[in-house]
Context: one part of a larger RNA
RNA sequence: GAUUACGUUGGUAGUAUGCCUAACACAUGCAAGUCGAGCGGAAAGUAGUAGUAAUAUUGCUUUUAGCGGCGAACGGGUGAGUAAUGCUUAUCUAACUUGCCAAUUAGUGGGGGAUAACCAGAGGAAACUUUGGCUAAUACCGCAUUUGUUGCUUUGGUAAUGAAAGGGAGCCGCAAGGCUUUCGCUAAUUGAGAGGGAUGAGUCGCAUCAGUUAGUUGGCGGGGUAAUGGCCCACCAAGACUAUGACGCGUAGCCAGGCUGAGAGGCUGAUUGGCCACAAGGAACUGAGACACGGUCCUACUCCCAAGGGAGGCAGCAGUGAGGAAUUUUCCACAAUGGGGGCAACCCUGAUGGAGCAAUACUACGUGAAGGAGGAAGGUCUACGGAUUGUAAACUUCUGUUAGUGCAGAAGAAGGACUGAAUGCAAUUUCAGUUUUGACAGUAUGCACAGAGAAAGCCACGACUAACUACGUGCCAGCAGUCGCGGUAAGACGUAGGUGGCGAACGUUAUCC
Numbered sequence: 001g002a003u004u005a006c007g008u009u010g011g012u013a014g015u016a017u018g019c020c021u022a023a024c025a026c027a028u029g030c031a032a033g034u035c036g037a038g039c040g041g042a043a044a045g046u047a048g049u050a051g052u053a054a055u056a057u058u059g060c061u062u063u064u065a066g067c068g069g070c071g072a073a074c075g076g077g078u079g080a081g082u083a084a085u086g087c088u089u090a091u092c093u094a095a096c097u098u099g100c101c102a103a104u105u106a107g108u109g110g111g112g113g114a115u116a117a118c119c120a121g122a123g124g125a126a127a128c129u130u131u132g133g134c135u136a137a138u139a140c141c142g143c144a145u146u147u148g149u150u151g152c153u154u155u156g157g158u159a160a161u162g163a164a165a166g167g168g169a170g171c172c173g174c175a176a177g178g179c180u181u182u183c184g185c186u187a188a189u190u191g192a193g194a195g196g197g198a199u200g201a202g203u204c205g206c207a208u209c210a211g212u213u214a215g216u217u218g219g220c221g222g223g224g225u226a227a228u229g230g231c232c233c234a235c236c237a238a239g240a241c242u243a244u245g246a247c248g249c250g251u252a253g254c255c256a257g258g259c260u261g262a263g264a265g266g267c268u269g270a271u272u273g274g275c276c277a278c279a280a281g282g283a284a285c286u287g288a289g290a291c292a293c294g295g296u297c298c299u300a301c302u303c304c305c306a307a308g309g310g311a312g313g314c315a316g317c318a319g320u321g322a323g324g325a326a327u328u329u330u331c332c333a334c335a336a337u338g339g340g341g342g343c344a345a346c347c348c349u350g351a352u353g354g355a356g357c358a359a360u361a362c363u364a365c366g367u368g369a370a371g372g373a374g375g376a377a378g379g380u381c382u383a384c385g386g387a388u389u390g391u392a393a394a395c396u397u398c399u400g401u402u403a404g405u406g407c408a409g410a411a412g413a414a415g416g417a418c419u420g421a422a423u424g425c426a427a428u429u430u431c432a433g434u435u436u437u438g439a440c441a442g443u444a445u446g447c448a449c450a451g452a453g454a455a456a457g458c459c460a461c462g463a464c465u466a467a468c469u470a471c472g473u474g475c476c477a478g479c480a481g482u483c484g485c486g487g488u489a490a491g492a493c494g495u496a497g498g499u500g501g502c503g504a505a506c507g508u509u510a511u512c513c
Stems, first nucleotide, its partner, number of pairs: 001512003005508004011365006017358002019323001024321003028318003033070003038067002041064010077278003086203008096195003101191008109143001111141002118133006148161005166183007204250003211241003216238004221233003253275004257268004280299004301312004329355001331354003337351001338349004368398004378389004402454001404449005412440001415436008457502005462483003468497005478485002
């Protein structure tokens, strides 16, 4: 000098930071949805038609349980494990993958069978399950065609394999449907971004850890994978690593960085950013991507139960208990930035933006300013003369920061909607006008008002080390970082006065340099 603790004290504001311990257990709420412009229904409202009416039917609007699509692998948390399957840096991948996005090329033809929802039952305490019947699709399955892929090849070909899906808007049409455009879909090529894999070097302590290893080391053939490889398997060989520290044990997430230091170095890895690992223990499924925190299955544990059977996973945000020297609100908003879905409007978002709490840290400001005595009173000391507190106070003249009261009051807003114009067949795009969107927040900020009013403590004073006297105590009580102090005149204990240091802080403890 640095760091989230403790003690005493405590005015304001800004900016940061806030479970280092039990990766201990968790009540409650929220943290991942969205699309009706993929699909068939259902419900409600409204307008019309038929009917005396019940009702039936058509159109429009709103809502959406289900099927389907995309997302849920991002974002958020934690550091248990890991000493190298990690990280850092450099290189390779002709040994690889890639949804969405961008560019280019070609296509989007013709068929089929189901199933949820729904209806009617059945079972169960519940969770939920089940039987029969009906129905749709951008759900599912064939056929055709095709650049492609694979094999053979005389490099001319040949054989095998192998796609798709429609929706919206506008115009035309009696209709069937057609045209245009847009959002899609399929195959292929390329890119961007992302990811997988490999190699070299670096990466803590112990030798009171000296030998380790049988899928072990290599080969051939296969399996598996997007892909190389003992990654796995059969066979063959007997290798491979090691004092340049193998193997073992202990400790530990790594880095950019941070602290300290003149530097070299030492220590460290909180917040923020990159990478990795994990989500009670283990496994696979789906998928472009997971071996998946808020998915599935098994196991352990906890809870519910009608005893048959079920439910759960805060190392997400708040919050609770426990542990501990110690660490915050069960807050507001999607207005901004970003993300997911959607043509869009919009919806969701404890990411994020904000507010709240805490002197936890840093920074800034204030607690008044000027004048004022040979110097009040009081206190303390005294050689009783005085000295000191001390221009300090009182008193006079001012100022008005901050706090208080009142008035005004932001930037952060870009977008969206409507109307019009231009462009264009249209969709779109651009421009103009109008209108509208702020959690923070009546906040920041500005102005006015009154009024010195509401705002100073902590530690030390023997030497190191700036700062001294009196009284009390009497090796007692006590102090102490080291030396040491205290046994009757203690500058070292306690109190008082004075002084020194720092100041909304000051001291202590612990750790690092």